Bacterial RNase P class A from Nesterenkonia aerolata, 397 nucleotides, folded computationally.
RNA sequence: CGGGUCGACUGGGCCGUCGCGGCGGCGGGAUAACUCUCGGCCGUCGAGGAACGUCCGGACACCACAGGGCAGGAUGGUGGGUAACGCCCACUCGGGGAGACCCGCAGGCCAGUGCCACAGAGAGCAGACCGCCCGCAGCGCCGCUGUGCGUCACGUGCGGGUAAGGGUGAAAGGGUGGUGUAAGAGACCACCAGCGCGAUGGGUGACCAUCGCGGCUCGGCAAACCCCAUCCGGUGCAAGGCCGAAUAAGGAUGCGUGAUCAGGGCUGCCCGCCCGAGCAUCCGGGUUGGCUGCUUGAGGCCCGCGGUGACGCGGUGCCCAGAUGGAUGGCGGCCCCCGCCGUGGACGCCGUAAGGCAUCGGCGGGACAGAAUCCGGCGUACAGGUCGGCCCGUCCC
Numbered sequence: 001c002g003g004g005u006c007g008a009c010u011g012g013g014c015c016g017u018c019g020c021g022g023c024g025g026c027g028g029g030a031u032a033a034c035u036c037u038c039g040g041c042c043g044u045c046g047a048g049g050a051a052c053g054u055c056c057g058g059a060c061a062c063c064a065c066a067g068g069g070c071a072g073g074a075u076g077g078u079g080g081g082u083a084a085c086g087c088c089c090a091c092u093c094g095g096g097g098a099g100a101c102c103c104g105c106a107g108g109c110c111a112g113u114g115c116c117a118c119a120g121a122g123a124g125c126a127g128a129c130c131g132c133c134c135g136c137a138g139c140g141c142c143g144c145u146g147u148g149c150g151u152c153a154c155g156u157g158c159g160g161g162u163a164a165g166g167g168u169g170a171a172a173g174g175g176u177g178g179u180g181u182a183a184g185a186g187a188c189c190a191c192c193a194g195c196g197c198g199a200u201g202g203g204u205g206a207c208c209a210u211c212g213c214g215g216c217u218c219g220g221c222a223a224a225c226c227c228c229a230u231c232c233g234g235u236g237c238a239a240g241g242c243c244g245a246a247u248a249a250g251g252a253u254g255c256g257u258g259a260u261c262a263g264g265g266c267u268g269c270c271c272g273c274c275c276g277a278g279c280a281u282c283c284g285g286g287u288u289g290g291c292u293g294c295u296u297g298a299g300g301c302c303c304g305c306g307g308u309g310a311c312g313c314g315g316u317g318c319c320c321a322g323a324u325g326g327a328u329g330g331c332g333g334c335c336c337c338c339g340c341c342g343u344g345g346a347c348g349c350c351g352u353a354a355g356g357c358a359u360c361g362g363c364g365g366g367a368c369a370g371a372a373u374c375c376g377g378c379g380u381a382c383a384g385g386u387c388g389g390c391c392c393g394u395c396c397c
Base pairs, nucleotide, nucleotide: 001393002392003391004390005389006388007387008386009385010384012335013334014333015332016331017330018329020046021045022044023043024042025041026040027038028037029036030035048368052379053378055377056376057375058374059373060236061235062234063233072232073231074230075229076228077091078090079089080088081087092106093104094103095102096101107227108226112225113224114221115220116219129166130165131162132161133160134159135158136157137156139155140154142150143149144148174192175191176190177189178188179187193217195214196213197212198211199210200209201208202207240292241291242290243289250283251282252281253280254279255278261276263275264274265273266272299318302315303314304313305312306311336366337365338364339363340362341361342360348357349356350355
C1' cells in the first nucleotide's frame, strides 16, 4: 500500500426568529379561605440507537392459590454472570476457512413405535442387474472317417456360488496390503480408522491424553411420535386506586292518591283558573369524564478495586420527557459531507502534451425512524462518517 476479519463510537453543527409541552418563580383573574385558572413575562428541561417489532425475561398491579399430581408449553454440551431469561461471558465438542476468524436447531434411535421419496437388483434381521466363477445341457460355432458323432475355448439356455469390480442413491453392512479361494469374502493376518469396556494421568466440569482388552464394524431421522432432566398459575397500566354532574334499574324515609288534595303550570307574590297520581329527599350505580398510578430507576457519568470475561463491590457527585384531539417543530443565514455542471486564460500544483488536481460559482441531495407504566435482552431497519485490534499478500529500509 492492497485485500480481509472483528470490535467500539457517531447519527449533522452554530446563530437568529416564530411556535409547542412539563416544572418553578413573578404577574393578572376567581374565592371568605383552602385552592383553582391564564393566547402574559422570566428561568429551566424536552425522543432513539434502534423510542420500531411486541419475540423472550422481569418489576409493579389485580385475580386465583394447603400440598401433590395429570394435561399443556418452553428449554437442552459444561462452568459461570444476572432480579430473571430462550440473553451474555469463558471453555469443550462438531463443521467451514490458508489465516485472523466464523457457524452450530450441541440430551437420548442397544424403552417402544414410526419413516427413509425418486432412482436402484436390493433401504433393514438387505440385495444378484452387469460382471467374475463353478456345474449341467450340447442349440449356434468348431473338428471329423460328414447329416450323425465328438468337444466346451467363445456365444446361448438352465441351476448355483460371490459382495472384490461396474452401476443407482443423501445413504449399499470399515480402509490399505497380504494369506486364501473355482471366483470371492474379516473367512484369516498385519497396520490404520471407528465403536464398546477397563485402567492411569490432567481438568470444578463438558472433555482430553496414554495404555490394555473385545467382537472384526453394529445405517440414518427425535425441527417424527416419544423418553429423560430442568423451569413455568392467569391477566395486563384500557392493570389497579380515588372523586364524580345527569339519567335508568333497585332500595330507604317523608307527604299524597278518601279531595278539607301532595306536586306542577299561568306568575316575582296573593287570589283565581287549569292539569293532576304520584311527588320530594337521601342511598345506590359508575359512563373511555377528572385526578392518580407516572416516572428516582436492577438509573446514568467519573474514579478506584476484584475478575481472563460477562459482571460485581466501594467512593464522589447528577436529576436527565411525562404528553393524553397526544408537545419535542417551521423558516432564514453561515458552515460540514456527497454528487453533477461550469471555471480553471500567459500569474496555484503535476504533466512534453492531451489532460488532471486545487480554487471559485451554481444546482441537487444528507438515512432508518419517533416516547405513552418502567427495566434487561433478542430480532429487524439505517445515507454517511470516525477510531482501534488482528490476519493474508506485495514492496522498501

Its Rfam family is "Bacterial RNase P class A". The family's RNA type in Rfam is ribozyme. The sequence is in RNAcentral, with records from ENA. The gene name in the source record is rnpB.